[in-house]
Small-subunit ribosomal RNA from an uncultured bacterium, 1438 nucleotides, folded computationally.
RNA sequence: GACGAACGCUGGCGGCGGGCUUAAAACAUGCAAGUCGAACGAUGAAGGGACUUCGGUCCUGGAUUAGUGGCGAACGGGUGCGUAACACGUGAGAAAUCUGCCUCAAAGAUCGGGAUAGCAGCUGGAAACGGCUAUUAAUACCGAAUAUCUUUUUUUCACCGCAUGGUGGGAUUAAGAAAUGAAUUUCGCUUUGAGAUGAUCUCGCGGUCUAUCAGCUUGUUGGUGAGGUAACAGCUCACCAAGGCUACGACGGAUAGCUGGUCUGAGAGGACGACCAGCCACACUGGGACUGAGACACGGCCCAGACUCCUACGGGAGGCAGCAGUUAGGAAUCUUGCGCAAUGGACGAAAGUCUGACGCAGCCACGCCGCGUGAAGGAUGAAGGUUCUCGGAUCGUAAACUUCUUUGAAUGGGAACGAAAAUGACGGUACCCAUAAAACAAGGACCGGCCAACUAUGUGCCAGCAGCCGCGGUGAUACAUAGGGUCCAAGCGUUGUCCGGAUUUAUUGGGCGUAAAGAGCUCGUAGGCGGUUCAGUAAGUCAACGGUGAAAACUCCAGGCUCAACUUGGAGACGCCCGCUGAUACUGCUGUGACUUGAAUUUGGUAGGGGAUCACGGAAUUCCUGGUGUAGCGGUGAAAUGCGCAGAUAUCAGGAGGAACACCGGUGGCGAAGGCGGUGAUCUGGGCCAAUAUUGACGCUGAGGAGCGAAAGCGUGGGGAGCAAACAGGAUUAGAUACCCUGGUAGUCCACGCCGUAAACGGUGGGCACUAGGUGUGGGCGAUUUUCAACGUCGUCCGUGCCGCAGCUAACGCAUUAAGUGCCCCGCCUGGGGAGUACGGCCGCAAGGCUAAAACUCAAAGGAAUUGACGGGGGCCCGUACAAGCAGCGGAGCAUGUGGCUUAAUUCGAAGCAACGCGAAGAACCUUACCUAGGCUUGACAUGUACGGAAAAGCUGCAGAGAUAUAGUGUCCUUCGGGGCCGUACACAGGUGGUGCAUGGUUGUCGUCAGCUCGUGUCGUGAGAUGUUGGGUUAAGUCCCGCAACGAGCGCAACCCUCGUCCUAUGUUGCCAGCGCGUAAUGGCGGGAACUCGUAGGAGACUGCCGGGGACAACUCGGAGGAAGGUGGGGAUGAUGUCAAAUCAUCAUGCCCCUUACGUCUAGGGCUGCACACAUGCUACAAUGGCUGGUACAAAGGGCUGCGAACCUGCGAGGGUGAGCCAAUCCCAAAAAGCCAGUCUCAGUUCGGAUUGGAGUCUGCAACUCGACUCCAUGAAGUCGGAGUUGCUAGUAAUCCCAGAUCAGCAUUGCUGGGGUGAAUACGUUCCCGGGCCUUGUACACACCGCCCGUCACACCACGGGAGUUGGUUUGACCUGAAGACGGUGCGCUAACCCGCAAGGGAGGCAGCCGGCCACGGUCAGGUCAGCGACUGGGGUG
Repeated sequence: GACGAACGCUGGCGGCGGGCUUAAAACAUGCAAGUCGAACGAUGAAGGGACUUCGGUCCUGGAUUAGUGGCGAACGGGUGCGUAACACGUGAGAAAUCUGCCUCAAAGAUCGGGAUAGCAGCUGGAAACGGCUAUUAAUACCGAAUAUCUUUUUUUCACCGCAUGGUGGGAUUAAGAAAUGAAUUUCGCUUUGAGAUGAUCUCGCGGUCUAUCAGCUUGUUGGUGAGGUAACAGCUCACCAAGGCUACGACGGAUAGCUGGUCUGAGAGGACGACCAGCCACACUGGGACUGAGACACGGCCCAGACUCCUACGGGAGGCAGCAGUUAGGAAUCUUGCGCAAUGGACGAAAGUCUGACGCAGCCACGCCGCGUGAAGGAUGAAGGUUCUCGGAUCGUAAACUUCUUUGAAUGGGAACGAAAAUGACGGUACCCAUAAAACAAGGACCGGCCAACUAUGUGCCAGCAGCCGCGGUGAUACAUAGGGUCCAAGCGUUGUCCGGAUUUAUUGGGCGUAAAGAGCUCGUAGGCGGUUCAGUAAGUCAACGGUGAAAACUCCAGGCUCAACUUGGAGACGCCCGCUGAUACUGCUGUGACUUGAAUUUGGUAGGGGAUCACGGAAUUCCUGGUGUAGCGGUGAAAUGCGCAGAUAUCAGGAGGAACACCGGUGGCGAAGGCGGUGAUCUGGGCCAAUAUUGACGCUGAGGAGCGAAAGCGUGGGGAGCAAACAGGAUUAGAUACCCUGGUAGUCCACGCCGUAAACGGUGGGCACUAGGUGUGGGCGAUUUUCAACGUCGUCCGUGCCGCAGCUAACGCAUUAAGUGCCCCGCCUGGGGAGUACGGCCGCAAGGCUAAAACUCAAAGGAAUUGACGGGGGCCCGUACAAGCAGCGGAGCAUGUGGCUUAAUUCGAAGCAACGCGAAGAACCUUACCUAGGCUUGACAUGUACGGAAAAGCUGCAGAGAUAUAGUGUCCUUCGGGGCCGUACACAGGUGGUGCAUGGUUGUCGUCAGCUCGUGUCGUGAGAUGUUGGGUUAAGUCCCGCAACGAGCGCAACCCUCGUCCUAUGUUGCCAGCGCGUAAUGGCGGGAACUCGUAGGAGACUGCCGGGGACAACUCGGAGGAAGGUGGGGAUGAUGUCAAAUCAUCAUGCCCCUUACGUCUAGGGCUGCACACAUGCUACAAUGGCUGGUACAAAGGGCUGCGAACCUGCGAGGGUGAGCCAAUCCCAAAAAGCCAGUCUCAGUUCGGAUUGGAGUCUGCAACUCGACUCCAUGAAGUCGGAGUUGCUAGUAAUCCCAGAUCAGCAUUGCUGGGGUGAAUACGUUCCCGGGCCUUGUACACACCGCCCGUCACACCACGGGAGUUGGUUUGACCUGAAGACGGUGCGCUAACCCGCAAGGGAGGCAGCCGGCCACGGUCAGGUCAGCGACUGGGGUG
């Protein structure tokens, strides 16, 4: 785009068309084929006339009706079962034919005869339908005559053709007509010829699938003769011959009416064959003939069968695939209408009759076409809806409102064409006029992308959507609803089917190295294709002309319905086919034509693991015999099994046997491929080179076919050393039916025969030709080097490799050995899985091979390349990563945190590293978020508005656990506007409620790792690459060099702080060298400004200098100087990003939720709970120690609700009093380890300090749950810690004290800082962990915590096998043998003609009988296709 459509929602009108696609299922009822009295006999109505005894009779008239007869009924109408066929289409042919009615022409019609239906009588039957007798007519039937003529026999002449032959004329022989009927003109009848129309037969060509159908055929193929037909013919029969068809697809199976055309498509094609038109076939199923011009007959006959109906049970009737209609089937398809007015048909002389053909109407949006549902104005942009950033936006000029119009619909009036004289179903219809009112007339789908059109709400992987991709798990433009929008519009969507897009079956117009696809290889049949030249021919080819190509349809131009759809006319086109006349370039054909370049042959060389057979050889393994010799051998990662004192292994000598042939050996050789490797002999195939001659296209490819064909395997017979499936044992392992080891059988070997497959690979079929080069190598030949030989060099032919241009390719890559450019031939492919499977067939001994589907299922499967990530891949490098060390943890007790358990509550968060002394720099109340109980509700807190009030806080009393309630006391400021306070009401407050997976901010981590990017350029179809890789170097993408890159940014480094040296300035509260004063002593004082120190500012370090290395570089190693040396130590500083990492409980915040509560206040409790587990610490286990006494040296901090000296007091914690200090001034403050003495002497101790009892101190409203400290007493565990694991590389670890934050109090154990004492070790980068760069593989990309295979279990689905069973279809043989035509017979019957006076006989006919043919039916045996089938097999999906 289309449709004979259907379904869903909706539906105003008209025109033109269409309307059982399924059950060729069954059918009630009515109608669809009759007509003619001018063929015939009969019947004899109305009317008219005459007569009448009024009963009627006669004459006329001819209506009507059955029958005889004629014509029609073979047309028209329906359907598509069958049919793969001369059925259809197209073009020829019939010298092999028929043709009623019609037209033209010629001729003719003489004389006779016997019946019969009807009617009448009798009679049978339920009916259908008959029987007998009598009688009668014809355009019914029969005989004779005639013969223009036709046919026949014999024969003759002329002409013609296309083989048989045809046409015309003549003679001869035999046979053959009629209705002179009807009628007023005219119509009929008979014979013949011609035409027209219609029909029949034959042939060429064309159009479906299947080879998992490969052979079919006996009237089959042909001949002779006969029969038969309108006619040719095996059409039929007898005889004879053995043919005929087939790979260019016979035979079989499946499906199907064919065509003009229809739909689609640019076309070529593809699909279809409704309506209309042509042809065919069929008429309940099967068979058959009759009649006739025509039928083997839809509304005829006979028979058989199934079904239905009637019946008196004896018998009968029927055939809608005609028009309506019914039932059934189905998703689905109409009225039991009107009319013969028109067109056409039958009959008739005609009038006319008949006509479900046809013309019309009805139903149905089924389709196409046309029209309408109003038009113009109208902003307060109304109301309302929706949305909102609350401003607005949008529906929207839309509505309302004003003015106007009336198509359709309605009502009334008029009124056709179709009709030539008459006649109108449609129809009072089309059309015209008038009337009134915007009045009665809009929906459907869609809005994530493809694809035009977006928001809100609801829902929350639910409900649902979906053509594909895919949406939905709390912000859904994808579901549902609404608003808005988009597209169509009386329709719109959905479903189904066909074509297109699809170059996705490729003729036009595809491919096969890796995506699907080259057969394992060769030979060769058919076929296809084929070198140069001459002549002929004209099949292909080309051109002119003629015929045909039905109409309709299509295209164009015109015409008619108001337009259009529709329809009319004209023209074009209709690829084809046939005929005829030409042309001859090319192809073909012909020629015992010609040629030599393709091909082959000849001669001479030449290389070779080419093949087959036979023979021989040495090394090695194993075995046997003997010698020497002794305890192991063997094997592995390590072992064991195994062998060995019965003598192994090792070694020497001899022997046996089998298999394979080291070195040479090589991208070297040969072969078609498989494949071929010691040496020699014999036989044998092919190649290459050089040269000459010969043949003369002999060629290439190759469907079928044939041969060869690794390994394994099979059969028979040998052989068997080594190796070695199976098997056994030993190991390994969670297991180990494996990898490893020890053994070991088939097999491997030979002969013969099978098998016929491989990643049979160059994953690349064969042949020919053309298209840059360079460089190896194998075989041959030539030239050159004065000649010869060898080498060299050059050239050439053939083979075999590598690199590379053009070109090709999706890329990778190929590239004269093509995957380039062309030609010829063959094979093969068409999404993945199912499946190279099932079934069938062929082959095989088997294993199995070859050929080769479908159901079902998925939306991918696949190729090449890219970036990452990963690897028990590789290379380089770094890190306390390992190693080398030191000290720990893991065991004990305690502290703290967490899990778990418990609980009314034990609030919440943090979860590997990167949660767990974490948030928490400090939970008795408070904190506090949790629980219990008691209260409040504009609220504990904020802002605003309105109204009201004069108090409120505080203090005192009382009730209460308290909040709170209550009583008393108390009574603000002001610039006079008000402010502050309280109460009431409304907006609102409030939430540590949820979501860290809606977020901001902040933080952790990889990681202080050296990386991460950009612009321009270049390369690539592209993703991307390059830069950033490479060579060095560095802590570093740090720097240097190189380079299709050149630059730049964020990171690194540096700039900042601190410590280390020096200088300058300054000098209090700090300092005190020199001068002076003073003290028991002290910078205490005068003074000083040197030093220390503080503050501020500078200097200094840069690989700067020297030497070695390095590439003359970067840099590195060593050295000098220096306080410091190669980043001087430490800190701050954290790129792009990763982990949906952490945090909604710091804060902020979207959305959701709560609102007399999830808010808020209060008391008490809990966060401290304890069978247990983990994490981080502290203290220890002791002598490098504990205890006692004495004694020395810091830094950095803090201090007014504070630090608190000194003094007094207490054993002590502390208490009392209180100087000084708002701090370089005073205080905390004692530093401790250390050092010097003493004591303890290896013990569960004078170690260790938990736990418990008692007594106290301090803080605080309050130490019960639940603080810290002191004293006395008590004195657990623990004697150095399993597997494992942590920190640290120098002022570091270890060890020792000090201070601070938080804080009423609570930290000798946490955290953050400070100083004191102060080590050991690093060979080195193999390994573990983490990281960086390059490279490689990848089926991973949520990225290895990835992906993914198979069994098993469960559910579902389709399929195969299956004892069988049911049905369809078909074949063979046999039986049966209806009706019927044909043949025979015909003793029965018989009007027409003949003989006969008659009786009777004859000819002819009929019944009957017989014969072969034959439908249905039956029996037996097969083929084939389906259904079902216990059980079973694999497959698919979850």
The prediction has a mean pLDDT of 84.